[in-house]
Context: one part of a larger RNA
Molecule: small-subunit ribosomal RNA, 5' domain
Organism: metagenome
């Protein structure tokens, strides 16, 4: 001396950019945080409105509307967000490798064929306090099953090349099995029909199967590097390697069966202790030493443990199952839950905000698209928590008011400071005006382009108009008013800038260290002044 996620003590105008439970991975009221698709399916309200009827009670048509909300189905829910307990490991960094997979996504080819059988919703009915469960009867798909076909998929098996020491591999060909799929909306022609339509054809588009390539992502091996203790000196039996099998997408003691007796260790095994790792970050001239908040990769867990399902991927934070703790509900039989998601509460702490505003922008998910979800985000709120700008006025004004301090009583000083004349008008306030962040996208209009049998639609494009803004009447301008609303905190023996009075009198005190105080204390209190910082200023931690 830099520095901190800092906290404490006076004090405190405004503004922008950040940041903000470092202790209890303690417990958690309450409301958000993961939906979405009617262009995949079957169903399908209610209130409200119009007309009619009416025994005045209410009843029926239309509409509301194929609209809400439920159900089957797709696709998402492994992404985003959190948290650092675990973890001394191939966990991370770093360079390598490959025995594999990769949903949506781009390119390319080809294909989309014939049947079937159920089941929720819904009716009905038992049970059950609830949660829910179960019996019967109906019904549909892009669900689900079966068949059928294909091939640059796949198993064996055969021949031909090619490569290896060989076992095997690669690549062409051929034989036998093996596996494949869904339809939807728009439009046009034709038939029917009073109309809703309906059936089969062509036709755009979204779609579905197969199969190659790619992107991208993700698995899995290695080499090397990564706290601290020798007052841890041995450790291992799936344990090292081998063969045969199983099992993954895959290698592989990963798993089993059999052999071998192996492996690892003083270049630190095994054992204990800390602890997520890294780009960074802070310090230093640098070499290096400390860190690992915020941001960003990566890992890892989601109330403790332990399993699997389902998926392209999960052994899954707002998914399931078992055990356990706890806590709530009960009709005592049974049940329900997990904030290490954003706010928030309670306890722990010296110590850390709001139960906010919006999807407008960026970004995710679903959707043919309008759209709808989004505590991601993007805003605003609170904290001097940093760090940055600024402002608390400026010229002028006496051999110098008053008043306080000090005095050798002459006088110094506070101090040009005020006062008082002239100005300016930042910030605050008040008044007016008033952005950018908005691109897309949908509409509607026009034009071109390509699909098509099409002067039907469609598909991309261009242009022209319209719409969309949380914050926010915000930033920013203009005018108004008028110095008017804005300075304090440490420190003055030495180290270290800065001095004299009163008052205590080894007492009351001070203190980083050396060390002041015991009757003239520059040191302990208070006053005058003075020094240094400045919306700060000092204390204390902690790093270098």
């Nucleotide at each position: 001396g830099a520095a901190u996620g800092a906290a404490c003590g006076c004090u405190g105008g405004c503004g922008g950019c950040g940041u903000g439970c470092c202790u209890a991975a303690c417990a958690c009221a309450u409301g958000c945080a993961a939906g979405u698709c009617g262009u995949g399916c079957g169903a399908g309200a209610a209130a409200g409105g119009u007309c009619c009827c009416u025994u005045c009670g209410g009843g029926g048509a239309c509409u509301g509307a194929g609209u809400a909300g439920a159900g089957c189905g797709g696709c998402g829910c492994a992404c985003g967000g959190g948290u650092g307990a675990g973890u001394a490991a191939c966990g991370c960094g770093u360079g390598g490798a490959u025995a594999u997979c990769u949903g949506c996504c781009c390119u390319u080819u080809g294909g989309u064929u014939u049947g079937g059988g159920a089941u929720a919703a819904c009716c009905u009915u038992g049970c059950g306090a609830a949660a829910g469960c179960g019996g019967g009867g109906c019904u549909a798909a892009u669900a689900c099953c079966a068949g059928a076909u294909a091939g640059u998929c796949u198993g064996c098996c055969c021949u031909u090349u090619u490569u290896u020491a060989a076992c095997g591999g690669a690549a062409a060909g051929g034989g036998c099995g093996g596996u494949a799929a869904a339809g939807a909306u728009g439009g046009c022609c034709u038939c029917u029909u009073c109309a809703u339509g309906a059936a089969a054809g062509c036709u755009a588009u979204c779609g579905c199967c197969a199969a190659a390539g790619g992107a991208u992502g993700a698995g899995u091996c290695c080499g090397c590097g990564u706290c601290c203790c020798a007052u841890u000196a041995g450790c291992u039996u799936g344990u090292u390697g081998g063969u045969g099998g199983g099992g993954u997408a895959a290698u592989g003691g990963c798993c089993u069966a059999c052999c071998a007796a192996g492996g690892c260790a003083a270049c630190g095994a095994u054992g204990g202790g800390u602890a997520g790792c890294u780009g960074g970050u802070c310090u230093g001239a640098g070499a290096g030493g400390a860190u690992g908040a915020u941001c960003a990769g990566c890992c890892a867990c989601a109330c403790u443990g332990g399993a699997a399902c389902u998926g392209a991927a999960a052994c899954a934070c707002g998914g399931u199952c078992c055990a356990g703790a706890c806590u709530c509900c009960u009709a005592c039989g049974g049940g329900a839950g997990g904030c290490a998601g954003c706010a928030g509460u309670g306890g722990g702490g010296a110590a850390u905000a709001u139960u906010g505003g919006g999807c407008a922008a960026u970004g995710g998910g679903g959707g043919c698209a309008a759209c709808c979800c989004u505590g991601a985000c993007c805003c605003a709120g609170c904290g001097a928590c940093g760090c940055c700008g600024u402002g608390u006025g400026a010229g002028g004004g006496a051999a110098g008011a008053a008043g306080g301090c000090c005095u050798u009583c002459g006088g110094g000083u506070c101090g040009u400071a005020a006062a008082c004349c002239u100005c300016u008008g930042u910030c605050a306030g008040g008044a007016g005006g008033g952005a950018a962040g908005a691109a897309c996208g949908g509409c509607c209009a026009g034009g071109g382009u390509u699909c098509g049998a099409a002067u039907a639609g469609g598909u991309c494009c261009c242009u022209g108009g319209u719409u969309u803004g949380a914050c926010g009447g915000u930033a920013c301008c203009u005018c108004c008013a008028g110095a008017g609303g804005a300075a304090g905190c440490a420190c003055c023996g030495g180290c270290u800038a800065a001095c004299u009075c009163c008052g205590u009198g080894c007492c009351a005190g001070c203190a980083g260290c050396c060390g002041c105080g015991g009757u003239a204390a520059u040191a302990c209190g208070g006053a005058g002044g003075g020094u240094g910082c400045a919306a700060g200023c000092g204390u204390u931690a902690u790093u270098c």